[in-house]
Molecule: transfer RNA
Organism: Candidatus Wildermuthbacteria bacterium RIFCSPHIGHO2_02_FULL_49_12b
């Protein structure tokens, strides 16, 4: 330098054009002598950044950034 993959709540992931969801974690309540477990309820992200297409974009296109991987180059 080039190819491919990834970037979504604290963490791990799903969603692949129609106003973002699951598990765990967290908070509250119940239960307990207490803790855990269990049950009920709740808060939290506008989707890496910029721009484009579209009536509408996390989802399509371009650029950039970061991470992973492979290839090339270089003493």
């Nucleotide at each position: 330098g080039g190819g491919c993959c990834g970037u979504u709540g604290g963490c791990g992931c799903a969603g692949c054009g129609g106003u973002a969801g699951c598990g765990c974690a967290c908070c509250u309540c119940a239960u307990u002598u207490g803790c855990a477990a269990u049950g009920a309820g709740g808060g939290g992200g506008u989707c890496g950044c910029c721009g484009g297409u579209u009536c509408g974009a996390a989802u399509c296109c371009g650029g950039c950034a970061c991470g992973g991987u492979c290839c090339a180059c270089c003493g």